[in-house]
RNA sequence: GGGCUUAUAGCUUAGUGGUAAAGCUCAGGGUUGUGGUCCCUGCGACGAGGGUUCAAUUCCCUCUAGGCCCCCCA
Numbered sequence: 001g002g003g004c005u006u007a008u009a010g011c012u013u014a015g016u017g018g019u020a021a022a023g024c025u026c027a028g029g030g031u032u033g034u035g036g037u038c039c040c041u042g043c044g045a046c047g048a049g050g051g052u053u054c055a056a057u058u059c060c061c062u063c064u065a066g067g068c069c070c071c072c073c074a
Stems, first nucleotide, its partner, number of pairs: 001070007010024004018054001026042005047063005
């Protein structure tokens, strides 16, 4: 330098054009003599920029970061 792939909540994963979902964690409440378990409620996210579209997490381009492979030089 070239190709492929990944990036969604504090963590692990869904979702792949039309209101972004769950588990664990966290906060509040209930239960309990206290704690745990269990139950209810809540907070919290689409790597960055641009394009297409009525509408983009999703499609396209560029960039950033991680992973894999190839080429060149040493």

RNAcentral holds the sequence, with entries from ENA. This is a predicted structure of a 74-nucleotide RNA (transfer RNA) from Candidatus Spechtbacteria bacterium RIFCSPLOWO2_01_FULL_46_10. Rfam family: tRNA. About the family: Transfer RNA (tRNA) molecules are approximately 80 nucleotides in length. Their secondary structure includes four short double-helical elements and three loops (D, anti-codon, and T loops). Further hydrogen bonds mediate the characteristic L-shaped molecular structure. tRNAs have two regions of fundamental functional importance: the anti-codon, which is responsible for specific mRNA codon recognition, and the 3' end, to which the tRNAs corresponding amino acid is attached (by aminoacyl-tRNA synthetases). tRNAs cope with the degeneracy of the genetic code in two manners: having more than one tRNA (with a specific anti-codon) for a particular amino acid; and 'wobble' base-pairing, i.e. permitting non-standard base-pairing at the 3rd anti-codon position. The family's RNA type in Rfam is transfer RNA. Gene Ontology term of the family: triplet codon-amino acid adaptor activity. The coordinates come from a structure-prediction model, not an experiment, and the mean pLDDT is 82.